[in-house]
Context: one part of a larger RNA
Molecule: small-subunit ribosomal RNA, 3' major domain
Organism: Gossypium anomalum
Parts: sequence; structure tokens; C1' cells
RNA sequence: UUACAAGGGCCCGCACAAUAGGUGAAGCAUGUGGUUUAAUUCAAUACAAAGCAAAGAACCUUAUUAGGGCUUGACAUGUCGCGAAUCCUCUUGAAAGAGAGGGGUGCCUUCGGGAACACGAACACAGGUGGUGUAUGGUUGUCGUCAACUUGUGCCGUAAGGUGUUGGGUUAAUCUUGUAACGAUCACAACCCUCGUGUUUAGUUGCCACCGUUGAAUUUGAAACCCUGAGUAGACUGCUGGUGAUAAACCAGAGGAAGGUGAGGAUGACGUCAAGUUAUCAUACCCCUUAUGCCCCGGGUAACACACGUGCUACAAUAGACGGGACAAAGGGUUACGAUAUCGCGAGGGUGAGUUAACUCCAAAAACCCAUCCUCAAUUCGGAUUGUAGGCUGCAACUCGCCUGCAUGAAGCCAGAAUCGCUAGUAAUCAUCGAUCAGCAAUACAAUAGUAAAUUUGUUCUUGGGCCUUAUACA
Repeated sequence: UUACAAGGGCCCGCACAAUAGGUGAAGCAUGUGGUUUAAUUCAAUACAAAGCAAAGAACCUUAUUAGGGCUUGACAUGUCGCGAAUCCUCUUGAAAGAGAGGGGUGCCUUCGGGAACACGAACACAGGUGGUGUAUGGUUGUCGUCAACUUGUGCCGUAAGGUGUUGGGUUAAUCUUGUAACGAUCACAACCCUCGUGUUUAGUUGCCACCGUUGAAUUUGAAACCCUGAGUAGACUGCUGGUGAUAAACCAGAGGAAGGUGAGGAUGACGUCAAGUUAUCAUACCCCUUAUGCCCCGGGUAACACACGUGCUACAAUAGACGGGACAAAGGGUUACGAUAUCGCGAGGGUGAGUUAACUCCAAAAACCCAUCCUCAAUUCGGAUUGUAGGCUGCAACUCGCCUGCAUGAAGCCAGAAUCGCUAGUAAUCAUCGAUCAGCAAUACAAUAGUAAAUUUGUUCUUGGGCCUUAUACA
């Protein structure tokens, strides 16, 4: 010096404590292990794998398996020959493909030919989601948004090294003061985006008013308000008082829409884990080359004694059922969203106004409020499972899609040990939209608004981290 374990001192974090809600028991959804299988393709495995890659496996995807085929190959470049290419029909076949027939000549041209495309031949080669992430690049996770990591010159030490970076105060980090140190880099902070307030400017498709109507449509006017877009101002411990070393700062207050980082996001130092990824891509070496490459059809990735993770729905009366009434934000739409009236109990059908969207459509917000029923029961709770009749997408719903009607009506009466996230417009609860997408397994993921709590005594303990220090071990 470094490391480790043990101890001491200081400090921080939903780390504990306090609060409210879950998981663990039930049913189902989904992922994983295991087992099974012709195959159940592969990767990921404490935190940091397991609703993960996958923002969507009926075919395709697809890498797997059975069978049928191909061997210069589905794809690229080079050589030679031939024909333009595209197209139509027939036979065979599950298809891929194989065989046969017909029709047909464009573009450029120096008339030799050429370009593009197709077929054939021989080789160089193609091809590989085959192996090694312990050969690599790139990229990602993690400690951790933790406050650290390091260097130049100087000084000290024989040297490894030390100092700076330790001490006092303070902070989220910072900063200040002291000081053989004085400076500096990368991180912190700020600069960026969104939200919250005012103001300037611009008013169409938005807003307001008039006319008019059962309700719409339509017409005219205004630039105040709302809103939208672009600028700009505003917050800086700036002001006052107190504490402090007359410092840094802390506490209280004023004004203010906002107060001490205003709230949220993006942003991740030096490094750690031979962490993950050779199946995004690139790449070295090894391996396959009538196959570990390529095409096709069917199956599989959806199996099911079981174990684990993440979720959804519940067990009910702060509830359930039925009828009526009210209030959003954000997003998407032309091979698309699809209004109105109409048929159907319904999923939906036919019809097709409007919309390339502040104009029109998806669109109904739901919890909530009012009124009625139910009366503590495995029930008007709960909805699994199953039967049956239908609808939609799509060549095609058997393996293996989603939705609807009727019937059926399982477990479940609040959950052991253990364990998780959360500190305010947060938890909890309620609905909405989007990507992927023909359709959909979405209860997932990503975003949006509505209603709206409780608790924080504190740092003894648990856990993770930062700084200082003692002892020990190795070099």
C1' cells in the first nucleotide's frame, strides 16, 4: 500500500421503525425449472434470470422435428454458351418441384454488339440462428445518481509510498476555514426537455356573442376571456431578523404563482463482476460442404404428476344488481377511423355521411351522484369448468384464435413460516388510449387523466453504502 474479517467513531438511503396496501392459501393468465416427447428450437439463473430477449408462435415467423426434394445452390462476383424478359394452357404431385405444348420481342447501337432479365455448363466460391462472450469490437446490466476517482509541479521518505484528498464547521452533492502544499482533469451542480405564474404577439379548424332550432345545420361579427403556437419575465438565500468565527451555512419571516435542488425526466466518473450478448450486427480461430447449406408440406415451440416467480379476479353490504344523471386528459386513423338511420337479445350485418384531422371518427369515460331491489346465506357473493347455438378475421381456426347468447355454477368466507413496493397529488382505487397487429392468448408493456389517504417517535437494532481509525494477514 492493498485485501479480509472483527471492533470503535461520524454520516446517509422506504435500510429499520411508524402508516396504509399487497405477495405467500384459492381459481385463472403468463414466464421458468422439472418431467414427457419424433420435436417440445435457442439464450438469460442470487440481488443484477424467470409478463426477460418476444412492441403480439394457426401458415409465415421458425432457428426445432417427421417426410418429400435440390447440390455453383434461396443470395454475391467472375468465364462461356443460348434465349430478351414478362405471359398462357395441360399432365403429375400434399406442396416444393418435374414433364410437355403455345404465343412473343421491347430499350441503346459505330449494326460488330451492348444493357437488363431468364436458362444451361464447368470451376473459383456461395451458405451456416454450427462452436468458443474465457480470442474480440460494439452494446447493456450492476454497485449507484453512490460522491467519489486521479494527475502536474513541489515537499517528506533509502524505497514501496505519503502529502495534496487528513483536522474544525457545513451540504443532497457542494462549499468554507485551517494547513508543505499550490494548481488541475473527470464526475457533482448548472446548461437541455416537460409541468406550475405573469406578460408580448398571432387568432383558424379553437374561444365568445348575435340570429335560429325539439335537436342540429347555416349566417354575421369580435380579439376581451379560454385555449393553442412562438418569444420574454420570474427564484438568486436576492431582502429582513436571529445563530455562527465578521466565514461557509442554518433557523424564522416578508413579499411571491412558486423558496431554499419548486416538481418530474433525460443525463451514470475512475472502476468492479473473465457479469450478459458470437442468435441484432461486425469479427479471429475451429468445424460442416450431395450437408451442420437450401426449398416444401404436416407436426412442435401451446405437452403435464409436480416446484418456483410475476400478475389478474375474488372471497362481498364502504358491496352486488337494475334504471336515470354529471365531469377528463393524452393518443390514433386513408389498403384507415367509420357517423346517422336500419336489421339482430348480442357479438355483429348490410348501408357509407364526414375526415389526410384544434374541423370528422374511434368515443361510451369509469369510479361518482339520485332512485329501487337484495339482508349475511357459499347467497342476486364469486366466476373457473363444461354443454350448446352463433359472429368475426383469415387460403386455412382440428392440434391452436378472439368475441357473443342461453344453460352449467368449481375452489374461495381474508390466508402459516416468511416476504414486497410506497413519504403527496404519492400509496390505494377507477377508467381511457397507444405500439406490435389480418386476427389474437394483452390480466403484459408503455402512456393518460379522475377520486384520493395514513404515518415518519427516531437511528438502539436489520440491511446497503461513504469517510476516519485500531488490530490481523499476504506481498